[in-house]
RNA sequence: GGUAGAGGUGCGGCUGCGAUGAUUACCUCUGUACGGGAUUACCAGUCCUAUCGUGCAGAGCGAAAGGCAAUGCCGCCGAAGGACAGUCUCCGGUAAAGUCUGUUCUGGUCACCGGCUCAACAGGUCUGUGACUGUCAUCAUACAAUGAUGGAGAGCUAUC
Numbered sequence: 001g002g003u004a005g006a007g008g009u010g011c012g013g014c015u016g017c018g019a020u021g022a023u024u025a026c027c028u029c030u031g032u033a034c035g036g037g038a039u040u041a042c043c044a045g046u047c048c049u050a051u052c053g054u055g056c057a058g059a060g061c062g063a064a065a066g067g068c069a070a071u072g073c074c075g076c077c078g079a080a081g082g083a084c085a086g087u088c089u090c091c092g093g094u095a096a097a098g099u100c101u102g103u104u105c106u107g108g109u110c111a112c113c114g115g116c117u118c119a120a121c122a123g124g125u126c127u128g129u130g131a132c133u134g135u136c137a138u139c140a141u142a143c144a145a146u147g148a149u150g151g152a153g154a155g156c157u158a159u160c
Base pairs, nucleotide, nucleotide: 001160002159003158004157005156008077010076011075012074013073014072018068020067027060028059029058030057031056032055033054034053035052036048037047038046039045040095041094042093043092080106081105082104083103084102085101086100088098089097107133108132109131110130111129112128114126115125116124117123135151136150137149138148139147140146141145
């Protein structure tokens, strides 16, 4: 260097029974207040505007998307995910969202406090703490095993 493997509620992708979303949004009517309202948020610009519009309350009607997710399938074991910086897409700018590149962090799972996101107390994500677990090194011992300490996946095991 090549090939093949191991960790386990293992990782990611597709599908989407179903629940939530939701006594919601939109629309209509009534009442009332205001004078403005729209365009993902803000600024600028543009457009609409009193026979109107917006907010609030009541009544009627009444969804969807993202996220979750049974089942099944596919690719795999830095699987994959995050942070920072830059680039590109997007109305003019900033932000948000997404693509690509570079640097850097994380062995894996779970739980909890907190932060961000979300309709959400679900989920996702990040720091920290704790537990469990795999692997390697060192040491000890009662020596196929157990325990302690420490490290990281560019690792570990087997083989050529």

A computed fold for a 160-nucleotide RNA from Ruminococcus flavefaciens, annotated as Lysine riboswitch aptamer.
It matches the Rfam family "Lysine riboswitch aptamer". Rfam describes the family as follows. Riboswitches are metabolite binding domains within certain messenger RNAs that serve as precision sensors for their corresponding targets.
The organism belongs to Ruminococcus, within Bacteria.
Of the family's consensus pairs, 100% are formed in the model.
RNAcentral holds the sequence, with entries from MGnify.
Model confidence (mean pLDDT): 76 of 100.